[in-house]
Context: one part of a larger RNA
């Protein structure tokens, strides 16, 4: 919009809300105790933390991305070839705001070139071609035509710069028509800008917020303490006995004994006093930021000691200990630069939703940082299922030189014989000797043999990489060309004609631009691979994990197996498991193994060579009723005491050789034996016995092999299978699957019929849901400002509990307490959230 039932109304249906009465049910809520199952401590740096790595006793309150300043980008809004009021001036006010005018400037409206300079279509307007959204047209819906914006790809055209041919006109060096150019520009080609605000990001500034070891610049100290100077003071009481004197004696004299006296000394004992050796006493939240005892050293001097002055910080001063220099000294304190810097440590404060990395590329005085690209988010332009895309797959087609494979192919290495020639290398033998003959051995030469190559190779996969699988297309005709050809051959391009739109397969929301966080320490397993003897070694390739990640299972666990997570409920599995811890079988069938160290599940957490008449299977090979094997029994003999060699050596110390005879058979002897014999055994033949029997090798299970420090670990108990090997059934078993509901997120599809508004609504279905640095959306919640609109002495704020409610961040209500402010909505604002920083401050 149309149509059909009913048949005109204040009507029925209607998300959703307001609201009395009544009343079930469930994983019913909640808050404490008890008991079972699981359950390691947070925060941080890290490849990896529960760690015997650091921070953290507990509470409150502070407590860390600001704000200018210039660019970018994206968004909004005004105005538009403009634009921006705020220099000045007026109008208003108390003053401001707010209004109004004008002019400079700033950006932009013209490039381009080092610069002198030159400068963008030209009147049939703004090329030509492909792709193209929206229109027209057409149709029942399509197609087909038709017109094409922006934007993209190509190709011309215009300006500028460079290169280059130079008509004309000229004063003779300038002008520069009109061309050329795979050369160039941050250009033109009917303008898009500017201002404002907001967010991200960079830049500079304390630049998220504590923190250096240092560095200037000026000042203050020598009340400690070094020395130095000037002035003061202080220092019991013994001891030794220097010089000198003096008296007697000796002595010709020089002098000299001997006795006194005397009272000197960086002499000595030693109080005070200054010191400070040792107990390594005491004390060591002391009486003391060095002290107290005993016990030491010195005490008439380099001696203590008071005041005064003197020297001052790269400076003093020093009987040098790098001592002192005010509890500070291998450079003092004290302000100020200065919130110094810090690629380094720590720290960094509400919720949900979504998307989700990277430890690698190339440069860096680069390796504890940084730029770059890669990966990653947000935001948009462009289409809309195919003419496009692809970690696939198929055909066709190029590209390798690994693996293998080769070495009677090449290049390198590398056993072995055999044949060959005569030239050389050695060694021999014949001739007197040059020199030659012969014999052998190397080297050589042919044919063949053995073994081999990361840096050897004829061959030569797989896997892997490119390309292409059509309409922008195929075939053919003409034709232009300064390009090619020998050559109207070819190429390139124009016009045309005709052919025709499945020219594998599968899948799919697909292509572009813009800004821009983080990372740039990596680990592990598999498979290949480098260095290592070798590693939980270190280097690499590929793919998966971990990291960022929880869940089941491997006791135990970053990485192995399974399988990856919304909140719930049923059911089914998967890896793994069923004695009992322990959810499910003491389930079944067949085997094997007995441990005086059994055994017992990938990764993985060891065990080896080498052994074994333990047992249990295979293989070969022999040997047997023409009687084996083993058992008991008889014989096991002559030549000859072989022979050689020995003191001997007689079957048996030891050397060569090892024959013949006669037997059913018997070694010139298998061992013990003896000084040598001897004796005894075996082989070897035969009775008796009557059916298997012997060797070598292999391959299961078990033992040997196998020794270590706390007491002990198939995960424990224990198992005799509950062990090992092999089938079978059924059963537990994850956050997997599967099915219901619920929440979010993303897409999609519908949708106000009748005036105006209402859609960021509202219905409906599908899909999907992990996450660490990041990054995005939405959201709670503080403080303050305006504005509407409310609450409060009939009791705000705020504390205490106690209940709804929400995924949360919280929101609300009740009761009590308080006793005067407060709250919602909008909109602007910001000193806006704390569990940590050896945080700050107060308290316990």
């Nucleotide at each position: 919009g149309g149509u059909c039932c009913u048949g005109u109304a204040u009507g029925g249906a209607g998300a959703u809300u307001u609201u009395g009465u009544c009343u079930a049910a469930a994983a019913a809520g909640u808050u404490a105790c008890u008991a079972u199952u699981c359950g390691c401590c947070c925060g941080u740096c890290u490849c990896g933390a529960a760690a015997c790595a650091c921070g953290g006793a507990c509470c409150a309150a502070g407590g860390a991305g600001u704000u200018a300043u210039a660019u970018a980008a994206a968004u909004a809004u005004g105005c538009g070839a403009g634009u921006c009021a705020u220099a000045g001036g007026g109008u208003a006010u108390a003053a401001a705001a707010a209004c109004c005018c004008c002019u400079c400037g700033g950006c932009g409206u013209a490039a381009u070139g080092a610069a002198a300079g030159u400068a963008a279509g030209u009147a049939u307007a703004a090329g030509u071609a492909g792709c193209c959204a929206a229109g027209c047209c057409g149709u029942c819906a399509a197609a087909a035509g038709c017109u094409g914006c922006a934007g993209c790809u190509a190709c011309a055209a215009c300006c500028g710069a460079c290169c280059u041919u130079g008509a004309u006109c000229u004063a003779c060096u300038g002008u520069g028509a009109a061309g050329g150019g795979u050369u160039u520009g941050c250009g033109u080609a009917a303008g898009a800008g500017c201002a404002u605000a907001u967010u991200u990001a960079u830049u500079u500034a304390g630049a998220c917020c504590c923190g250096a070891a240092a560095g200037a610049u000026g000042g203050u100290g020598a009340a400690c303490u070094a020395u130095a100077c000037u002035u003061g003071a202080a220092u019991a009481g013994g001891g030794u006995g220097a010089a000198g004197c003096c008296a007697g004696g000796g002595g010709a004299a020089a002098c000299u004994c001997u006795g006194g006296u005397g009272g000197a000394g960086g002499c000595u004992c030693g109080a005070a006093g200054c010191g400070g050796u040792a107990c390594u006493g005491a004390c060591g939240u002391g009486c003391a930021a060095a002290u107290c005892g005993u016990u030491c050293g010195u005490c008439a001097a380099a001696u203590u000691u008071g005041a005064g002055u003197a020297u001052a910080g790269g400076g003093g001063c020093g009987a040098u200990a790098g001592a002192c220099u005010a509890a500070u000294c291998g450079a003092a304190c004290u302000a100020u630069c200065u919130a110094g810097u810090a690629g380094c440590u720590g720290g960094u404060u509400c919720c949900c939703u979504c998307u989700g990395a990277a430890a690698u590329u190339u440069c860096u005085c680069u390796c504890a940082g940084g730029a770059u690209a890669g990966c990653a988010g947000a935001a948009g332009c462009a289409a809309a299922a195919a003419c496009g895309u692809a970690g696939u797959u198929u055909u066709a087609u190029c590209a390798g030189g690994u693996a293998a494979a080769g070495c009677g192919a090449a290049u390198g290495a590398u056993u072995a014989g055999a044949g060959g020639a005569u030239u050389c290398g050695g060694g021999a033998u014949u001739c007197c000797a040059a020199g030659a003959a012969u014999c052998u051995u190397g080297a050589c030469c042919u044919a063949u043999u053995c073994u081999c190559a990361a840096a050897c190779u004829u061959u030569a996969a797989a896997u892997u990489g490119g390309u292409a699988a059509g309409a922008u297309c195929u075939a053919g005709u003409a034709g232009u060309u300064a390009c090619u050809u020998a050559a109207u051959u070819g190429a390139a391009c124009u016009a045309u004609u005709a052919g025709g739109u499945a020219g594998a397969a599968u899948a799919c929301a697909u292509g572009c631009u813009u800004c821009u966080a983080g990372u740039g320490g990596g680990c592990c397993a598999a498979u290949u691979u480098g260095u290592g003897u070798a590693a939980g070694a270190u280097g690499a390739a590929u793919u998966g994990g971990u990291a960022a990640u929880g869940a089941g299972g491997g006791g135990u666990a970053c990485a192995c197996c399974u399988a990856a997570c919304g909140c719930u409920a049923a059911g089914u599995u998967a890896a793994g498991g069923c004695g009992c811890c322990a959810a499910a079988a003491u389930u079944c069938u067949c085997g094997c193994u007995c441990a005086u160290c059994a055994g017992a599940u990938a990764c993985c957490u060891c065990a080896a060579a080498a052994g074994g008449u333990g047992u249990u299977g295979a293989u070969u090979c022999a040997u047997a009723u023409a009687g084996a094997c083993a058992g008991c029994a008889c014989g096991g003999c002559g030549g000859u005491g072989g022979c050689c060699a020995u003191a001997g050596a007689a079957g048996u110390a030891g050397g060569a050789a090892c024959c013949c005879g006669c037997u059913a058979a018997g070694g010139a002897a298998u061992g013990u034996g003896u000084a040598a014999c001897a004796a005894c055994u075996c082989a070897c033949g035969u009775g008796c016995c009557g059916a298997a029997u012997g060797a070598a090798u292999u391959a299961g299970c078990c033992c040997u092999g196998a020794a270590a420090a706390u007491u002990g670990a198939u995960g424990g108990c224990g198992c005799u299978u509950a062990g090992c090997g092999a089938g079978a059934u059924g059963c537990c078993g994850a956050u997997a699957c599967u099915u219901a509901g619920c929440c979010a997120u993303u897409g999609a599809a519908g949708u106000a019929a009748a005036a105006u508004u209402g859609c960021a609504g509202c219905u409906u279905c599908a899909a999907u849901g992990a996450g660490u640095a990041a990054g995005a959306g939405g959201g709670c919640g503080u403080g303050g400002g305006c504005a509407a609109u409310g609450u409060g002495u009939a009791g705000a704020a705020g504390c205490u509990u106690u209940a709804a409610u929400g995924u949360g961040a919280g929101u609300u209500a009740g009761a009590g307490u308080g006793g005067a402010a407060c709250a919602u909505u909008g909109u602007c604002u910001a000193g806006u959230g704390c569990a940590g920083a050896u945080c700050u401050u107060g308290g316990u």

RNAcentral holds the full RNA, with entries from ENA. This is a predicted structure of an 844-nucleotide part of an RNA (large-subunit ribosomal RNA, domain II) from Trimyema sp. It matches the Rfam family "Eukaryotic large subunit ribosomal RNA". The family is grouped with related families in Rfam's "LSU clan". Its mean pLDDT, the model's own confidence on a scale to 100, is 81.